[in-house]
RNA sequence: UUCUUAUCCAGAAAGGCAGAGGGAUUGGCCCGAUGAAGCCUUGACAACCUGUUGCGAAAGCAAUAAGGUGUCAACUCCAACUCCGCAUUGCGGAGGAAGAUAAGUC
Repeated sequence: UUCUUAUCCAGAAAGGCAGAGGGAUUGGCCCGAUGAAGCCUUGACAACCUGUUGCGAAAGCAAUAAGGUGUCAACUCCAACUCCGCAUUGCGGAGGAAGAUAAGUC
């Protein structure tokens, strides 16, 4: 970096360094000097992969949380394209696109 599959309305933060940005993009709306990004330490959440245990003929299911990732404001913060309903420049619903994460793959 390509592609495939699964999931995305649940859950979970303290301390130190640092010092103005951050929430992918665009628009909105938010977060931020009562300290943003980033780095470090410790902790937590979750259960995708591995491991372990139980059940099972198998597929698989359940448990666990040791290892590999991930995550710890707001539904992926909301919308974006299409369709439907109500309605009249908005509200609600469905699907998609895009994105994120995991596992595999080029």

SAM riboswitch aptamer (S box leader) from a Chitinophagia bacterium, 106 nucleotides, folded computationally. Model confidence (mean pLDDT): 87 of 100. Of the family's consensus pairs, 94% are formed in the model. Taxonomically the source falls in Chitinophagia (Bacteria, Pseudomonadati, Bacteroidota). It matches the Rfam family "SAM riboswitch aptamer (S box leader)". About the family: The SAM riboswitch is found upstream of a number of genes which code for proteins involved in methionine or cysteine biosynthesis in Gram-positive bacteria.